[in-house]
Context: one part of a larger RNA
RNA sequence: UUGGGUUUAAAGGGUGCGUAGGCGGUUUGAUAAGUCAGCGGUGAAAUAUUUCAGCUUAACUGGAAGGGUGCCGUUGAUACUGUCAGGCUUGAAUAUGGUUGAGGUAGCUGGAAUGUGUUGUGUAGCGGUGAAAUGCAUAGAUAUGACACAGAACACCGAUUGCGAAGGCAGCUUACUAAGCCAUUACUGACGCUGAGGCACGAAAGCGUGGGGAUCAAACAGGAUUAGAUACCCUGGUAGUCCACGCCGUAAACGAUGAUCACUCGCUGUUUGCGAUACACAGCAAGCGGCCAAGCGAAAGCAUUAAGUAUUCCACCUGGGAAGUACGAUCGCAAGGUUGAAACUC
Numbered sequence: 001u002u003g004g005g006u007u008u009a010a011a012g013g014g015u016g017c018g019u020a021g022g023c024g025g026u027u028u029g030a031u032a033a034g035u036c037a038g039c040g041g042u043g044a045a046a047u048a049u050u051u052c053a054g055c056u057u058a059a060c061u062g063g064a065a066g067g068g069u070g071c072c073g074u075u076g077a078u079a080c081u082g083u084c085a086g087g088c089u090u091g092a093a094u095a096u097g098g099u100u101g102a103g104g105u106a107g108c109u110g111g112a113a114u115g116u117g118u119u120g121u122g123u124a125g126c127g128g129u130g131a132a133a134u135g136c137a138u139a140g141a142u143a144u145g146a147c148a149c150a151g152a153a154c155a156c157c158g159a160u161u162g163c164g165a166a167g168g169c170a171g172c173u174u175a176c177u178a179a180g181c182c183a184u185u186a187c188u189g190a191c192g193c194u195g196a197g198g199c200a201c202g203a204a205a206g207c208g209u210g211g212g213g214a215u216c217a218a219a220c221a222g223g224a225u226u227a228g229a230u231a232c233c234c235u236g237g238u239a240g241u242c243c244a245c246g247c248c249g250u251a252a253a254c255g256a257u258g259a260u261c262a263c264u265c266g267c268u269g270u271u272u273g274c275g276a277u278a279c280a281c282a283g284c285a286a287g288c289g290g291c292c293a294a295g296c297g298a299a300a301g302c303a304u305u306a307a308g309u310a311u312u313c314c315a316c317c318u319g320g321g322a323a324g325u326a327c328g329a330u331c332g333c334a335a336g337g338u339u340g341a342a343a344c345u346c
Stems, first nucleotide, its partner, number of pairs: 004317003007300002012314001014201004021194003025088007033081002035077008049064002052062003091191001092188001094186001095184006103177005109171001110154001114150008125136002162169002206247006216240001220236004258313002262309002266291009295302002319346003328339004
């Protein structure tokens, strides 16, 4: 002197809880570990600096000064950090009273649709497609009515809505249960933030055991299409799709945007609570959206829900390919997951 980045260029962990660690509000006193100052000791020699002499020079040899950022001891300073002790209430938590919602788990139950069975009416087609055919149908289908059974999903409401840490969550109702928000400021008095390891949760598909099996539908079969058609289209159809218990642990697990706290011009819609409260309008708080200023950005854009201005902590990136591969380790019943190179090549 310098002090990179992570929405889309490489890069935010799928999410939470939390151990160690890192960081931490306000005030008083003590201490003096860090910090700062003075002094003392040590900091070998050579090298480096300077100078004299030798020598034609250099190398080399001798003398001198200064430096040696360090370490140790000692005497002080006390703003900051630390430690100890005592306070405070704004951070955080609790209490009380309200309130919100597809938040979660377990049970009960409803109608429409679909399929199947029995039966009535009824007769020659139905179905399907771009057009067809496979398929179904005189052993009476399709259509239409009655009754019954089964499993799965919940039309309208429904939304740019709401809830949840994320994954995700939607008929009605009951029980149990978690959370947020608002109001009162009553109580505790920094109890906080982050979080390597660790633990828990984690769509779909897949796996194990036992059920269930209406629909849809990988695989598979047939019919078409086509030069071919291991496809797109059609007719069927098994795993699976559903339930219970146990695994798996991955996704474009996305806002492709980690968490926390503070600050920063405005407009507008909406949800919930407060607001003396029934309606309406201001206002306050907490969310969910849209537009835009400053600022930022390579731009697209972001813009009080930041990608702006700052703080603390964690995770991750360092040319493309080879490669998320090999090897080893570890987890798994397996499928595979996690960790994770190199040679070589451009």